Annotation: The prediction has a mean pLDDT of 87. Predicted 3D model of a 523-nucleotide part of an RNA (small-subunit ribosomal RNA, 5' domain) from an uncultured prokaryote. RNAcentral holds the full RNA, with entries from ENA.
[in-house]
Context: one part of a larger RNA
RNA sequence: GAUUGAACGCUGGCGGCAGGCCUAACACAUGCAAGUCGAGCGCGAAAAUACCUUCGGGUAUGAGUAGAGCGGCGGACGGGUGAGUAACGCGUAGGAAUCUACCUGGUAGUGGGGGACAACCUGUGGAAACGCAGGCUAAUACCGCAUACGACCUAAGGGUGAAAGUAGGGGAUCUUCGGACCUUAUGCUAUCAGAUGAGCCUGCGUAAGAUUAGCUAGUUGGUAGGGUAAAGGCCUACCAAGGCGACGAUCUUUAGCUGGUCUGAGAGGAUGAUCAGCCACACUGGGACUGAGACACGGCCCAGACUCCUACGGGAGGCAGCAGUGGGGAAUAUUGCACAAUGGGCGCAAGCCUGAUGCAGCCAUGCCGCGUGUGUGAAGAAGGCUCUAGGGUUGUAAAGCACUUUCAGUGGGGAGGAAAGGUUGUAGUUUAAUACGCUGCAACUGUGACGUUACCCACAGAAGAAGCACCGGCUAACUCCGUGCCAGCAGCCGCGGUAAUACGGAGGGUGCAAGCGUUAAUC
Numbered sequence: 001g002a003u004u005g006a007a008c009g010c011u012g013g014c015g016g017c018a019g020g021c022c023u024a025a026c027a028c029a030u031g032c033a034a035g036u037c038g039a040g041c042g043c044g045a046a047a048a049u050a051c052c053u054u055c056g057g058g059u060a061u062g063a064g065u066a067g068a069g070c071g072g073c074g075g076a077c078g079g080g081u082g083a084g085u086a087a088c089g090c091g092u093a094g095g096a097a098u099c100u101a102c103c104u105g106g107u108a109g110u111g112g113g114g115g116a117c118a119a120c121c122u123g124u125g126g127a128a129a130c131g132c133a134g135g136c137u138a139a140u141a142c143c144g145c146a147u148a149c150g151a152c153c154u155a156a157g158g159g160u161g162a163a164a165g166u167a168g169g170g171g172a173u174c175u176u177c178g179g180a181c182c183u184u185a186u187g188c189u190a191u192c193a194g195a196u197g198a199g200c201c202u203g204c205g206u207a208a209g210a211u212u213a214g215c216u217a218g219u220u221g222g223u224a225g226g227g228u229a230a231a232g233g234c235c236u237a238c239c240a241a242g243g244c245g246a247c248g249a250u251c252u253u254u255a256g257c258u259g260g261u262c263u264g265a266g267a268g269g270a271u272g273a274u275c276a277g278c279c280a281c282a283c284u285g286g287g288a289c290u291g292a293g294a295c296a297c298g299g300c301c302c303a304g305a306c307u308c309c310u311a312c313g314g315g316a317g318g319c320a321g322c323a324g325u326g327g328g329g330a331a332u333a334u335u336g337c338a339c340a341a342u343g344g345g346c347g348c349a350a351g352c353c354u355g356a357u358g359c360a361g362c363c364a365u366g367c368c369g370c371g372u373g374u375g376u377g378a379a380g381a382a383g384g385c386u387c388u389a390g391g392g393u394u395g396u397a398a399a400g401c402a403c404u405u406u407c408a409g410u411g412g413g414g415a416g417g418a419a420a421g422g423u424u425g426u427a428g429u430u431u432a433a434u435a436c437g438c439u440g441c442a443a444c445u446g447u448g449a450c451g452u453u454a455c456c457c458a459c460a461g462a463a464g465a466a467g468c469a470c471c472g473g474c475u476a477a478c479u480c481c482g483u484g485c486c487a488g489c490a491g492c493c494g495c496g497g498u499a500a501u502a503c504g505g506a507g508g509g510u511g512c513a514a515g516c517g518u519u520a521a522u523c
Base pairs, nucleotide, nucleotide: 001523002522003521004520006519007518008517009516010515013370014369015368016367017366018365019363020362021328026326027325028324030323031322032321035073036072037071040070041069043067048061049060050059051058052057080281081280082279089206090205091204092203093202094201095200098198099197103194104193105192106191107190108189109188110187111145113143114142120135121134122133123132124131125130151160152159153158165186166185167184168183169182170181173180174179207253208252209251214244215243216242219241220240221239222238223237224236225235226234256278257277258276259275260271261270262269263268283304284303285302286301287300306317307316308315309314334360336359337358338357342356343354344353345352346351373403374402375401376400383394384393385392386391407464409459410458411457412456413455417450421445422444423443424442425441426440427439428438429437467512468511469510470509471508472493473492474491478507479506480505481504482503488495489494
C1' cells in the first nucleotide's frame, strides 16, 4: 500500500447492489418448512335452512361436500451444517464387473379366475399414547391359472417367468338398461436401446511432526463356497507365508476438498465467508426395513444422555430447515408478505402444497453513485486568535444581492416483470364419426407479493443534511496558553525536570469524507 463475513470509539443525509453466529455440531418455548391424486377404491358426516311430526323423530337441501381409510406417486429432491475425515474424501485423467423410478424411441401383449385386509359396525382394555377380539366390504392392493415375440436358466434334451384398469365420446347391433361393442386418451406387463443419475476400480496430485522406526493376522496371496446390482478377504473354510516401510510405513497433531478469493510485476504466499461442484453429518452410538434409489434431517427399531406428560402401570420429543428464545461471545438481522414470477412434488386438468424461491424489514458491514447549494459580494464588518500594538490571520469566509431545487417532503400520473389459464370461433390431426381429445391461429376475458414500484409531472423553500483523525522526524500540516520527568503521549526514533511546533486546551492548518480513526488478521 492492498484486503476483510470484521469488531470497537466518535459521527451519521439519500439511493442502488451485495453481505450478515467466524464463538457452544450448546440447549430449545411457539408457529410454519411435504404433500398430492375422487380420471385407482369402498365408505361417508355435521352446523344451518325448509317441510312433516304420534314431539321420540323423520324427509329434502347442505353433499357424494368435509373427513378419515385402502391404494399410487413423492417424502433419497429441495433446504441446513462442517462435527468427523489426511482418505480413492477431493481434484484430474482413465477403466470394467454394474444398477437406473419418472422421461424418449422400438417390439410384443393387456385373456380368464380366486381369497383377503383396512375403513365401517359390535364388544372390550388403557389416565394417555395406543390397542385387542368378532363380523361385513372395494380396488390400478394381494394370489394362482392361461399365453410368451423379446427375456432368464440350462446338463442344450428342455425348463422358468407378466399384466389393470380408468376417463371422454358415439352411429348401427345386442342388452339383465348396469353395460357389451367401437373409438380416443391415459395407464399396466415383458423386453431391447437411449438419456439421465448412481455404485465400483486405478495412475498422478493433495498439511505438520523422526523429540513417532518399525507396522500388519483376514494380515498378503491362492483354491472352493457364500454374498452383492456389480469386481474384490467383502465374508467363511482350507492351503501357502506373505504384504507395507527413510521415495517416511505406523503413530501423533491439525484440517472438509475443489472451482475460486486476497495479495503480488510475476514466481509465489495466505485462504476456502457469500455463489457453484463433490463429500460427510442430522441429540450420541448401533441396526436394518421399505423402495428404482436411503441404511433415510422433519421414517422405523434398540441402547444412552437430556427435556416433558403421567392416574406411577406407562408414554412423548430431537431447529446443523425459516423465523424466534436462552446461553456463549468483541460480534452477526424479522416469531414479516406472497406463491405474481422461476423451479420442484402430486394431478388429465382446474388446482393444491412449497420458510426452495421471489420480495419486504433491520444493520454505514462492504462497494458504487448523489447531496449537504450556485454566482456575486472588501467597509477586507463584528467576533475569535495572534502581535514587535503598526498590523497579521480567520477571509469572499459571513452578512447582503441575484439564482437554482438534485435528494428528502407533499400531491397527482404511471410502465415492465404476465408467459399462462378460461370462453368462443376456426384450420389441421385422430376416427366409422361433422363426438371427444390433441395441436396451431384469432377474438374476448383474465392472474402482481413487491407496491404509496421504477419513471414522469406539479408545489414550496437554501430550505431538512459534516464529521473524524492528524500537524517533532519518518509524514502533508504551527503558533499561543496551561503543566513542570508531574499529568500524560508513543508505530519506531523518542517527548515531558519553567520559554514543550511531541502532554492538555485554544486559534490556525493538513488529510480523508458519510464516514474517519483504532485494534485484529493476510499478502